RNA sequence: GCAGAAAUAGCUCAGAGGUAGAGUAUUGUUUUGCCAAAACAAAAGUCGAGGGUUCAAAUCCCUUUUUCUGCU
Numbered sequence: 001g002c003a004g005a006a007a008u009a010g011c012u013c014a015g016a017g018g019u020a021g022a023g024u025a026u027u028g029u030u031u032u033g034c035c036a037a038a039a040c041a042a043a044a045g046u047c048g049a050g051g052g053u054u055c056a057a058a059u060c061c062c063u064u065u066u067u068c069u070g071c072u
Stems, first nucleotide, its partner, number of pairs: 001071007010024004018055001026042005048064005
């Protein structure tokens, strides 16, 4: 220099054009003599950034940032 992949909740990851989810962690409540475990609930996201297409974009297109892999 060229090509490909990844970026979404504190963490690990889904979501393949139509209201952003799960596990785990955190907080609260219940249960227990207490703790742990369990059950229920809550909070936590402008989906890496900027544009474009569309009635509608995490998703499709372009540019760009970071990380990883391959080629030279």